A computed fold for a 1495-nucleotide RNA from a soil metagenome, annotated as small-subunit ribosomal RNA.
RNA sequence: AUGAGAGUUCGAUCCUGGCUCAGGAUGAACGCUAGCGGCGCGCCUAAUGCAUGCAAGUCGCGCGGGUCGCCUUCGGGCGGCCAGCGGCGCACGGGUGAGUAACACGUACGCAACCUUUCUCCCAGUGGGGGACAACCUCGCGAAAGCGGGGCUAAUCCCGCAUAUGCCCAGCUGUGGCAACGUAGCUGUGCAAAGGGCUUCGGCUCGCUGGGAGCCGGGCGUGCGGCCUAUCAGCUAGUUGGUGGGGUAACGGCUCACCAAGGCUCCGACGGGUAGCCGGACUGAGAGGUCGACCGGCCACACGGGGACUGAGACACGGCCCCGACUCCUUCGGGAGGCAGCAGCAGGGAAUCUUGCGCAAUGGGGGAAACCCUGACGCAGCGACGCCGCGUGGGCGAUGAAGGCCUUCGGGUCGUAAAGCCCUGUGACCGGGGAGGAGCAAGGACAGUACCCGGUCAGAAAGCCUCGGCUAACUCCGUGCCAGCAGCCGCGGUAAGACGGAGGAGGCGAGCGUUAUCCGGAUUUACUGGGCGUCAAGGGCGCGUAGGCGGCCUGGCAGGUCGUGGGUGCAAGCCCCGAGCUCAACUCGGGGAGGUCCUGCGAUACCAUCAGGCUUGAGGUUCGUAGAGGGGGGCGGAAUUCCCGGUGGAGCGGUGGAAUGCGUAGAUAUCGGGAGGAACACCCGUGGCGAAGGCGGCCCCCUGGGCGAAUCCUGACGCUGAGGCGCGAAAGCGUGGGGAGCAAAGCGGAUUAGAUACCCGCGUAGUCCACGCCCUCAACCCUGGACCCUAGGUAUGGGGGGUACCGACCCCUCCCGUGCCGACGCUUACGCUCUAAGGGUCCCGCCUGGGGACUACGGUCGCAAGACUCAAACUCAAAGGAAUUGACGGGGGCCCGCACAAGCGGUGGAGCGUGUGGUUUAAUUCGAUGCUAAGCGCAGAACCUUACCCGGGCUCAAAGGACUGGUGGUACUCGCCUGAAAGGGAGGGGGACCCGCAAGGGAGCCAGCCCAGGUGCUGCAUGGCUGUCGUCAGCUCGUGCCGUGAGGUGUUGGGUUAAGUCCCGCAACGAGCGCAACCCCCGCCGCCAGUUACACUCUCUGGCGGGACAGCGGCGCAAAACGCCGAGGAAGAUGGGGAUGACGUCAAGUCAGCAUGGCUCUUACGUCCGGGGCCACACACACGCUACAAUGGGCAGCUCAAAGGGUCGCCAAGGCGCAAGCCGGAGCUAAUCCCAUCAAAGCUGCUCUCAGUGCGGAUUGGCGGCUGCAACCCGCCGCCAUGAAGCCGGAAUCGCUAGUAAUCGCCGAUCAGCAUGCGGCGAUGAAUACGUUCCCGGGCCUUGUACACACCGCCCGUCACGUCAUGGAAGCCGGCAACACCCCAAGUCGCUGCGCUAACCCUUCGGGGAGGCAGGCGCCCAAGGUGGGGCUGGUGACUGGGACGAAGUCGUAACAAGGUAGCCGUACCGGAAGGUGCGGCUGGAUCACCUCCUU
Repeated sequence: AUGAGAGUUCGAUCCUGGCUCAGGAUGAACGCUAGCGGCGCGCCUAAUGCAUGCAAGUCGCGCGGGUCGCCUUCGGGCGGCCAGCGGCGCACGGGUGAGUAACACGUACGCAACCUUUCUCCCAGUGGGGGACAACCUCGCGAAAGCGGGGCUAAUCCCGCAUAUGCCCAGCUGUGGCAACGUAGCUGUGCAAAGGGCUUCGGCUCGCUGGGAGCCGGGCGUGCGGCCUAUCAGCUAGUUGGUGGGGUAACGGCUCACCAAGGCUCCGACGGGUAGCCGGACUGAGAGGUCGACCGGCCACACGGGGACUGAGACACGGCCCCGACUCCUUCGGGAGGCAGCAGCAGGGAAUCUUGCGCAAUGGGGGAAACCCUGACGCAGCGACGCCGCGUGGGCGAUGAAGGCCUUCGGGUCGUAAAGCCCUGUGACCGGGGAGGAGCAAGGACAGUACCCGGUCAGAAAGCCUCGGCUAACUCCGUGCCAGCAGCCGCGGUAAGACGGAGGAGGCGAGCGUUAUCCGGAUUUACUGGGCGUCAAGGGCGCGUAGGCGGCCUGGCAGGUCGUGGGUGCAAGCCCCGAGCUCAACUCGGGGAGGUCCUGCGAUACCAUCAGGCUUGAGGUUCGUAGAGGGGGGCGGAAUUCCCGGUGGAGCGGUGGAAUGCGUAGAUAUCGGGAGGAACACCCGUGGCGAAGGCGGCCCCCUGGGCGAAUCCUGACGCUGAGGCGCGAAAGCGUGGGGAGCAAAGCGGAUUAGAUACCCGCGUAGUCCACGCCCUCAACCCUGGACCCUAGGUAUGGGGGGUACCGACCCCUCCCGUGCCGACGCUUACGCUCUAAGGGUCCCGCCUGGGGACUACGGUCGCAAGACUCAAACUCAAAGGAAUUGACGGGGGCCCGCACAAGCGGUGGAGCGUGUGGUUUAAUUCGAUGCUAAGCGCAGAACCUUACCCGGGCUCAAAGGACUGGUGGUACUCGCCUGAAAGGGAGGGGGACCCGCAAGGGAGCCAGCCCAGGUGCUGCAUGGCUGUCGUCAGCUCGUGCCGUGAGGUGUUGGGUUAAGUCCCGCAACGAGCGCAACCCCCGCCGCCAGUUACACUCUCUGGCGGGACAGCGGCGCAAAACGCCGAGGAAGAUGGGGAUGACGUCAAGUCAGCAUGGCUCUUACGUCCGGGGCCACACACACGCUACAAUGGGCAGCUCAAAGGGUCGCCAAGGCGCAAGCCGGAGCUAAUCCCAUCAAAGCUGCUCUCAGUGCGGAUUGGCGGCUGCAACCCGCCGCCAUGAAGCCGGAAUCGCUAGUAAUCGCCGAUCAGCAUGCGGCGAUGAAUACGUUCCCGGGCCUUGUACACACCGCCCGUCACGUCAUGGAAGCCGGCAACACCCCAAGUCGCUGCGCUAACCCUUCGGGGAGGCAGGCGCCCAAGGUGGGGCUGGUGACUGGGACGAAGUCGUAACAAGGUAGCCGUACCGGAAGGUGCGGCUGGAUCACCUCCUU
């Protein structure tokens, strides 16, 4: 100095794992917005094409000439301009990143193999001659660009000669070196030069030539370093080396001839893709990752390609030649051009600037200089592109103004915010002054800028994004799975903090967001710093090559390693310190850091290496030993099948049950004989052997490995093992055999909705053998190999030792193997635990989200099937592991319940009643819908009720208060008209209140307004209440303990109970809600009190108490809890019944009982009235009533209740009526009177006699009664008549366990009236329960799970439709790099050179020679052409699968034993999931047995 995490898989948890976010950055772009300044930066795309201007010239002190000007002593002098000859420069500076994977770059070295104009220093020199070409003149060609012929001429132009300190070359000698070679001396040959200016003529100065040294800049070579791809594995002919020639500044295969056959490569050659490299930049804790804009260094390029010339330097951006493409000019003959210089234009693109000023500064070129040139550069302009700084004001100011928004209507908030008062002047504007940058003088583009002074004005200056979680910031309205949002999770289907708007809030601020990209977070490629039993991941197994790693001792060396010096790592950048612009950004000065770098010296423990030794690793020797180890040959018995014969006579076989099949042509059964193939029962064992696959009768032969014991020998010979090679179950393939049984496919029979299956009968490949292939698997211990270390216990296989008198079966012990349990440790957990998944070392293989995909393409292998290797597009926000709690299972165990069974009576059939569905209707109001709706809301619809329909009305009132207005004969009251009523209309009589003199006010009434009202919607916004599981025995908490955690423990276990009831045990100990008890009724007793009716006892009524507790005896249980039996008792094991309903579940029910949020209607969805409807009726269901009859019907007689109700009521006696009922009114507000003689079944007697009847009573007709305003729709009752279906009810189904069922009646609520319903009351009063296998529901424990809106779950595949990406495909169209051949421009080089030719040589002066040039030829070669291939891209009729999509079709494969356990490989088959065969696995439930283990 230095490291932060979060969201998202689940009901919850931990782990694994991906996706996503918060940070920083940018040459950016886009959206909204924008006041100022400083410093930077600004075509990332089309290395596309470019108009115009500018970007490299200069020298007259090198030379000749032209032209102009000035001066002139006319001799001349001075100067400007112009092109030319000549010199220097133009190879720098500036641009760009195309190409390049390379000595291109970086770094460190080397060159004894090299060059370097100008500059600096040193040495020496600069003598004397000759020649030409421009300009100019002249002739000619051309449109132009330009060109050609002839003639003149100067030089610092060109050429001989002289000289040579020297230099080059060669040789000799000495010397150094391994050598190439260097160096010193000598000898020989060869090689120079240019002048100009000034001059006081002394010279000065600038040059020139040869040589040396230095500086600067380059050239060449080498080590090391830095991309992806192996679906690119072999590449190479100048290739590798040599000799020689050529070439270069120089080495070199650089080039050529010849010779040799080499060179590179898994430490990745060759090929493909991508890319300029670095200093550095961004990020990061770092290691690392990404990038290579600006600035600096190097490289490469200059329209595309090739080439050389000149030169010190180029193969040359603003030079030349040629080819090509393009553009322009043209008189069509021919020419011109190259912004990747600065500006600028077009184009492309999301996107990137002024055709500015100046050479004042810095730097560069030329010049002696003045100076000229300089789009290098210095400045300015444009752009919030970035960084930095400043401002948009400061103080005071509460009636907390107005207004907005919200509101529980009180208020809250925007908010001291505003207004208002006071103040300031950064900045803006106006005016004045005015720099530094500029060295001795002049000279300033920036610039009248920075800065300073004065003045005026709060005046011109705030936005953007966000507010569901991550993530800081919340409300209202609108919308209603729409419109939309979204980085991930996800929001939106009527109350949305998630959409849109608003108010408010949060964040940042001249900016804010978005998009793109990089790093981070991501220890998510893990060097630092990950993993592989089950999550992705151990190769099927072995042998072994390269490689990696390697025992003990000694010595040497010093490569690694370590120490200490030296060199280098330019500048800038980074860090620290300091300084300058007012600060900062920015800049300047100083210091530091930075490399796997180079190098000197040193150290030697370790690693490497060399040498020597050792024995413990490894191997060998000897003697034993166990074994389904492997290969070959032979032999054996049992069984199946077949054949022959005998016996025998009707079936056999098969299944859940059957059938197909076999059998009177004699099967099955049974006996005898024979044939053939395959496999080896028992022994057999979590037993043995093997590397794995795998191996099982007996004997023989051949053969591999292991283990034990004991000596001796070798002397590290070892471990692992990429490639490679071998082995490798089953299925499958080829050829040939064989074929008993079994058995894919196939056929048939069943099952089924179907059944391409499961079951059954047949049955072919195959299964077997030989030889050859295939090479896969749940090839699994889902666990690579080797070595060492780390508690124990127990069992078993093999071998050895000890002890004991012999003997080892039991005892102790050593080694090897195979299991189980278990400590430490490890693990997400499960689990592993000397046979590690523990602690270490070494080596190999493999993984990096799910799907796509055990796929495609390519390659290799294979006869084929196919195997190995192995992607991408696209798509998802997960996919997973282990464990937890539930729920579920056609899993298991234990146990309850009228759950079944046992039994009694019903329902389902009939008629009727009631409710519901459905249908109908103007309306049949609404709700309730499996159990848990359906005689339910309805404890009582003729009107009312009433919510519905039709029609007629009202806008008032039933409610209210405040306010406003009106009213004085008003409020109130009376009748009338109309009308169905509601309502509407007109009118009459009477006529009251308070204060106040009055006016007026109050009250009342009327109207308006605010509002009322709604059975309109939402029970998915709610309260309350209720149903249900379920009167089931459960549901939890505190503390402790266990577990990373969800969670567990407690509450499980052993008993017991109706009960989580109690007891015992126990890391639990306690507690709460439930259970039970406390409450009520009934049963027994006591006490007290009591009405009637005169009294009393009992009964009765009421109140209070007693009684029952497993208390007593016995038995059982280890004990206890408790159970069984018994006694006593009215009652016995909670005595019977009721009330009472835990945590919760069903978004269960109810907005129509009530309440209530929100929404909605307001001359109507409110309200009133008349009538209708809720009562419909072809049907269906639910609950009931009455029956079908003789234990019954009818008639007569007789006996016995309980509990209730009654003053708008119950109603007696008496009377009338066949009866319903009526008249009547006594009594009773009630233990008094009444309903009500209180009953019925029952009992007694008579009758009916088995019939649709004297059963049954529906239906219908008639006549009555009652209630009520009113019984038509639509009440109940009575009498007479009518007498229907129905003769005991299919599948199915309900209730009930004792005073119960069944049967019988009585009362009540509601109610005017209406009861088969409902609530209650008593009367009579059974049967049965072996038992828990089964159905249903439930409780506890356990197990499996892919379920968790929880089995009404989940989920698979075909098919159909839509969208998207992709593979194949007859082909079609491009791109790239090579190859072969043809052709050959420019040009270098070589040869030639009969044509041309100034300098030098010779000459007889005619000429000749040397040399040169044009021309010709040749090698090489750009572009072009032809050809066959390679790689790659696009497209393609059709086709293959894939992904996704809201509720499509078919089935049900998987998950619970998923209903045939599942899965893997393979083969065949089938609409599909899939089925079956063979072999394998447990990642299979359940029961039993065996073995082992624990206690």
RNAcentral holds the sequence, with entries from MGnify.